[in-house]
RNA sequence: GAUUUAACGCUGGCGGCAGGCCUAACACAUGCAAGUCGAACGGUAACAGCAGAGCUUGCUCUGGCUGACGAGUGGCGGACGGGUGAGUAACGCGAGGGAAUCUACCCAGUAGUGGGGGGGAAACUCAAGCUACUCAAGCCAAUACCCCGCUACGCCCUACGGGGGGAAAGCGGGGGACCUUCGGGCCUCGUGCUAUUGGAUGAGCCUGCGUUAGAUUAGCUAGUUGGUAGGGUAAAGGCCUACCAAGGCUACGAUCUAUAGCUGGUCUGAGAGGAUGAUCAGCCACACUGGAACUGAGACACGGUCCAGACUCCUACGGGAGGCAGCAGUGGGGAAUAUUGCACAAUGGGAGCAAGCCUGAUGCGGCCAUGCCGCGUGUGUGAAGAAGGCUCCAGGGUGUUGUAAAGCACUUUUAGCAGGGAGGAAGGCCAGUUAGUUAAUAUCUGACUGGAUUGACGUUACCUGCAGAAUAAGCACCGGUAAACUCCGUGCCAGCAGUCGCGGUAAUACGGAGGGUGCGAGCGUUAAUCGGAAUUACUGGGCGUAAAGCGCGCGUAGGCGGCCUGAUAAGUUGGAUGUGAAAGCCCUGGGUUUAACCUAGGAACUGCAUUCAGAACUUCAGGCUAGAGUAUGGUAGAGGUGGUGGAAUUUCCAGUGUAGCGGUGAAAUGCGUAGAGAUUAGAAGGAAUACCAGUGGCGAAGGCGGCCACCUGGCCUGAUACUGACGCUGAGGUGCGAAAGCGUGGGGAGCAAACAGGAUUAGAUACCCUGGUAGUCCACGCCGUAAACGAUGUCAACUAGCCGUUGGGGGACUUGAUCCUUUAGUGGCGCAGCUAACGCACUAAGUUGACCGCCUGGGGAGUACGGCCGCAAGGUUAAAACUCAAAUGAAUUGACGGGGGCCCGCACAAGCGGUGGAGCAUGUGGUUUAAUUCGAUGCAACGCGAAGAACCUUACCUGGUCUUGACAUCCUACGAACUUACUAGAGAUAGUUUGGUGCCUUCGGGAAUUCAGUGACAGGUGCUGCAUGGCUGUCGUCAGCUCGUGUCGUGAGAUGUUGGGUUAAGACCCGCAACGAGCGCAACCCUUGUCCCUAGUUGCCAGCACUUCGGGUGGGAACUCUAGGGAGACUGCCGGUGACAAACCGGAGGAAGGUGGGGACGACGUCAAGUCAUCAUGGCCCUUAUGGGCUGGGCUACACACGUGCUACAAUGGGGAGUACAGAGGGCUGACAACCAGCAAUGGCGAGCCAAUCCCUUAAAGCUUCUCGUAGUCCGGAUCGGAGUCUGCACCUCGCCUCCGUGAAGUCGGAAUCGCUAGUAAUCGCGAAUCAGAACGUCGCGGUGAAUACGUUCCCGGGUCUUGUACAACCUG
Repeated sequence: GAUUUAACGCUGGCGGCAGGCCUAACACAUGCAAGUCGAACGGUAACAGCAGAGCUUGCUCUGGCUGACGAGUGGCGGACGGGUGAGUAACGCGAGGGAAUCUACCCAGUAGUGGGGGGGAAACUCAAGCUACUCAAGCCAAUACCCCGCUACGCCCUACGGGGGGAAAGCGGGGGACCUUCGGGCCUCGUGCUAUUGGAUGAGCCUGCGUUAGAUUAGCUAGUUGGUAGGGUAAAGGCCUACCAAGGCUACGAUCUAUAGCUGGUCUGAGAGGAUGAUCAGCCACACUGGAACUGAGACACGGUCCAGACUCCUACGGGAGGCAGCAGUGGGGAAUAUUGCACAAUGGGAGCAAGCCUGAUGCGGCCAUGCCGCGUGUGUGAAGAAGGCUCCAGGGUGUUGUAAAGCACUUUUAGCAGGGAGGAAGGCCAGUUAGUUAAUAUCUGACUGGAUUGACGUUACCUGCAGAAUAAGCACCGGUAAACUCCGUGCCAGCAGUCGCGGUAAUACGGAGGGUGCGAGCGUUAAUCGGAAUUACUGGGCGUAAAGCGCGCGUAGGCGGCCUGAUAAGUUGGAUGUGAAAGCCCUGGGUUUAACCUAGGAACUGCAUUCAGAACUUCAGGCUAGAGUAUGGUAGAGGUGGUGGAAUUUCCAGUGUAGCGGUGAAAUGCGUAGAGAUUAGAAGGAAUACCAGUGGCGAAGGCGGCCACCUGGCCUGAUACUGACGCUGAGGUGCGAAAGCGUGGGGAGCAAACAGGAUUAGAUACCCUGGUAGUCCACGCCGUAAACGAUGUCAACUAGCCGUUGGGGGACUUGAUCCUUUAGUGGCGCAGCUAACGCACUAAGUUGACCGCCUGGGGAGUACGGCCGCAAGGUUAAAACUCAAAUGAAUUGACGGGGGCCCGCACAAGCGGUGGAGCAUGUGGUUUAAUUCGAUGCAACGCGAAGAACCUUACCUGGUCUUGACAUCCUACGAACUUACUAGAGAUAGUUUGGUGCCUUCGGGAAUUCAGUGACAGGUGCUGCAUGGCUGUCGUCAGCUCGUGUCGUGAGAUGUUGGGUUAAGACCCGCAACGAGCGCAACCCUUGUCCCUAGUUGCCAGCACUUCGGGUGGGAACUCUAGGGAGACUGCCGGUGACAAACCGGAGGAAGGUGGGGACGACGUCAAGUCAUCAUGGCCCUUAUGGGCUGGGCUACACACGUGCUACAAUGGGGAGUACAGAGGGCUGACAACCAGCAAUGGCGAGCCAAUCCCUUAAAGCUUCUCGUAGUCCGGAUCGGAGUCUGCACCUCGCCUCCGUGAAGUCGGAAUCGCUAGUAAUCGCGAAUCAGAACGUCGCGGUGAAUACGUUCCCGGGUCUUGUACAACCUG
């Protein structure tokens, strides 16, 4: 996608045509579904008519007289029609043949149809019984039954001359003569009946072929198979019986088990196929279950009988009745399937001469959108683009629904109402005409004419009229597959989902809405079948690594098979004939207004059978030698089997000899003074065979290695001869088959599962060590498996080359360690071709042929059960339930590796100094609290945001307050703005009060501003850094990250960017299917180091002068310095190395030498890294509060833990005294000199300085000298007490500093860990920002000033190449 006897959900206007218990072959109430014939019969119970009688005049009785007819005798039918699919794997069915048969009714033919007899039903009478039914007596009929006689062409039986046997029924209509018992005979017609022949129809039987699955069903069968005789049947036959024989079926699947009615057809599919067997049609089987026969032409019988069983019903308990898988209908089952309808009008059936009768067959109607088909639900116009909805927007407004609606004009299918109105009807009946029959103008039959009639459906189809847009639209979907998108709600919830998957606060995927898409009286869902699926592959697949080659041979059946000639016609090819039912499908016509549907013709039915023809191949016969094999001469070889040698290990004996040996990463267990190990000589015993030795050899595979020999298998090779297709493969079968293991008996040196001990380890049932038993070895017998691998079945043919190697043969010459050539092996590369790729490539995984084995998603599972094998272990054969949406192969890019190569970095190493221990400072965690605001959390949070919390800051808490608000814009009204003072209050705030009337103006007003009102709005350090911008950290100043074009690859991708050098560097050189380019590196920028030029104050002072001795002054412009501009360094030069390169090493010169030192500068990207609390911002949230303002408190808490620092523990030191030398900064709300006071912090007074001028500003370590003498000290300074200074409204919580006193821990710090490669570490002080005050922090500045680097094995991190990968949320063992 197509389909369905469908069901369910939502919805539902009409018509036509079809269909409608798939489940319980479950049980059934009720009604109907098979009767008919009086023209076979005796008759008259009911009805009607007629006749007669009685009378009560509308009743009764009588008469079978007539129409008819209950019950009965008899005939025919009931074996059809209708239902169902339980059984059946079968001659049941299908298609095709056959012979040993029957066939009522029907058609045609021949012959016949005489006479008689007895019993006996019903009615009638009687009796018993609940019923069903039964019993008894008498009478009588027939087309019922029986008998006799004649005949019997033909029929049947038979001993084949002959003989024998067996029939019948009448009834009805009509009739001129003749006869009559008055019934009729007789004649004629019709119809029956008997016998028989043929046909038609129907049925029975036999048979080759086809017809589901299972081998985890391999053997089955005694009437079984055949024969003879008999019986039986309509008929052949073990169909049955007796006897005889021992057969019959089966791997081409018997037997058994499970399932199933079969077919035409139906659905699907391009077809081949696959699935199916409703409706319609053919066959079969069944009729409550099982069995049996009777009748009959036909049954072993749906609405017949008998028996048994189950079930149901009735009963007076004695006994009886029943069979819906007929049509309706009921219960039940189920997801699910209809009316207890009408009619025999038509078609058909039964009986009948017929009319008429019967017919739940059938024709119709009812119910159901169950399916197919058709029609409609309106058409045209209509923009104010209405309202409303939805959506976007700051607002005005915009987009969409949408010509959609309304409005205007028109139409009337369908539904409704009214009226008209075919066809389905042919027949039959009555009357007449005519023909046939006949003696006949009767009768009967046929044809024709006329008449009155026969319709369930039916209010039919169809037609006309009326009114009015009037009566008529839903369902599913909108993330991809797959046509169709937005908003809101929800927040991994609720839910969706066929599949992938969606949902964790911006969901086109859930729910709703708007809009859209698809189909449309339906639309979806579920179930089922086929397709796509080449995913069981016949058409049309595969097996090196994805699933898949048996471990390897031999060989049976089977399959396949070289060249030539001839023969046949089974296979094979073509034609013809018969058949292949109809319906259906297909084509062409016709009929319903169309279509579905119906109908006519054709084609088709791919098949089977018979027959004719052809002869290439298969087949058969004869021959051939190219395949295969045999004989014969040689070569090589760890091929098989049996003997035998030496080296070595071990053990034993003896000698020499002394303290260890052995073993390991290091040890220990073990051995040894009872003499080991070492060494010498001898002996024993077992196993294995160094070197040679080789992608060398042999073997079918497993496998085979000292040497020798008998026996023995195979290959290769040379020359001739022979056989004559003898061949290939090979289901079953059979043999061989490593190691381990098993049994019996030997053997046992070494090695060594198990086991023991020692180590290692958190543990160590292991790896290591010391021992050590099975076993390993031999003989015999089992086992039968391995990554039994080339993961590649065997055989044959064909298809470029090159290089090795082993064994033969041939040839050439220069006779060699030579060359050429040809075979049989065995290797390496490589073309075409193949392959998903990797790869294979004459030893194919290429191109073909033959045969076998095997595969069909992963797991379960090579498992369970069963069978077979085995002593056992186990092997072999071999499923299912269930479960997952994957499992797998090859290759790619990364990442990772306790993989490899190369390289780098204070990464290690070499050093110096710290941290971790103490006290304090500071940050964090935790705890506490009304609050201890928030953020930062491995490196890359933790002296971080914070360059500075007493109030403020401040975001937190308490209390008391405000509501258009502390802040912005707009509107209205009043008022200048502003300001003084007082009171209440903790303050915010509230009340009172003083002064003040401004600026511009076009004179209308305007600007600014206060207060009040109104609402729009303000406000939020509220949430989300996982919605974001911006900024930042980190890998990392690591050397990388990419692109265009080209090329290679099916592709992901690769190449470039890899390689050889070299570098700090993807910086450079060379090479190269690459050539170029971009972002990074480097350079350009700042600073520092040298020199020059310019300039010379506030800076400088060489020379000169003055001096109060201070560059202080005059002066100078040289120097320092300042700050502008230049120069300089580029591997430029020389030598060496290197590849004539890049570059490196050394040197010269130079202030500086190989990026001189330092800084700024941070590629593509990673970490959903950090920040919504700098700022900005989407969404959400609060709006008399999560906003605003105020007071006080908190951020400073404190059993504890961690980070970062300061000060120390002292003598390279502490203390006292004296004394020297910086740089860089800052300074007016400022830094403050000198002087004075105070022990001091500090205060007072106050010059100069807006600064190269004045101030901060004494730099400290250092140096000189005195003291201390290794102590908890003259070390250390915490803590506490007292007294003060300063800042500031204010130091209580909670500041710094000073003085006096006090004098804690601490004696160099466990595991661990950090920084640093030179002006660096270490050490010493100084300054600044923040700041009223408050640094041990931070950022800067200078002073003094080391040690060490062998080197890259290791730890950490990084770069690059390569390798492995089952990883990609990318290895944390």
Model confidence (mean pLDDT): 84 of 100. A computed fold for a 1373-nucleotide RNA from an uncultured prokaryote, annotated as small-subunit ribosomal RNA. The sequence is in RNAcentral, with records from ENA. Rfam family: Bacterial small subunit ribosomal RNA.